[in-house]
RNA sequence: UCCUCAGUAGCUCAACGGUGGAGCACUCGGCUGUUAACCGAGGGGUUGCUGGUUCGAAACCAGCCUGGCGAGCCA
Repeated sequence: UCCUCAGUAGCUCAACGGUGGAGCACUCGGCUGUUAACCGAGGGGUUGCUGGUUCGAAACCAGCCUGGCGAGCCA
């Protein structure tokens, strides 16, 4: 440099082009003699960035950024 895959909550992952959710973690409460476990509630999002298409984009298109696998170049 090229091919390819990925980027969504703190972490791991969902979401047919039509209201962005779940589990774990965190906070609070319930339960318990206490902790753990279990149950319930709550907080937490510029969907990597900039544009474009569309009535409507996390998704589609273009460029860029970051990371993984592979190929290649220099030495």
The RNA shown here (transfer RNA) has 75 nucleotides and comes from a Clostridiales bacterium. The sequence was found in a public genome assembly. Its mean pLDDT, the model's own confidence on a scale to 100, is 81.